[in-house]
RNA sequence: CUUCUAUCAGGGCUAACUGUCUGUGAGGGCAGGGCGCAAAGCUACGGGGCUUAUAACUCGCAUCAAGCAAGCCGGGCUGCCGAG
Numbered sequence: 001c002u003u004c005u006a007u008c009a010g011g012g013c014u015a016a017c018u019g020u021c022u023g024u025g026a027g028g029g030c031a032g033g034g035c036g037c038a039a040a041g042c043u044a045c046g047g048g049g050c051u052u053a054u055a056a057c058u059c060g061c062a063u064c065a066a067g068c069a070a071g072c073c074g075g076g077c078u079g080c081c082g083a084g
Base pairs, nucleotide, nucleotide: 002084003083004082012037013036017032018031019030020029021028022027035071041077042076043075045074046073047072049068050067051066052065
């Protein structure tokens, strides 16, 4: 520098669900919890998914617009231990 078949040690994250706060909503914060994860670290770039109260427009939906989710699949950036 590159790769990831197996694996030691010490750590990391935290699904469902529960409590509480928050948002219109999808969701999010904190605490518990533990199904799992070697990128379950970051990024809405592509595809797909989900939401939208009030106001305006139209009024059947859809589109647009504005959002949510990185633990849906890809892409991009970064990266611990160990081994080859």